[in-house]
């Protein structure tokens, strides 16, 4: 030094032929059940969707560029 892929909640991970409110499990908090816990069920908190540009009435979603991490090639 080329080429391909990943980046979305504390983890782990959906969410597209661009289009109203970005989700789910697992965590965490509070309530309820219970003598107390587990565990169950209800409610909640928590996201500038990796950065920055571009197109577009509109971008997690398309492109360009860096960043990270992986995988392959010399």
């Nucleotide at each position: 030094g080329g080429g391909c892929g990943a980046u979305u909640a504390g983890c782990u991970c959906a969410g597209u032929u661009g289009g109203u409110u970005a989700g789910a499990g697992c965590g965490c908090g509070u309530c309820a059940c219970u003598g107390a816990u587990a565990a169950u069920g209800a409610c909640g908190a928590g996201g500038u969707c990796g950065a920055u540009g571009g197109u577009u009435c509109a971008a997690c979603u398309c492109c360009a560029u860096c960043a990270u991490c992986g995988c392959c090639c010399a």
Molecule: transfer RNA
Organism: Parcubacteria group bacterium GW2011_GWF2_45_11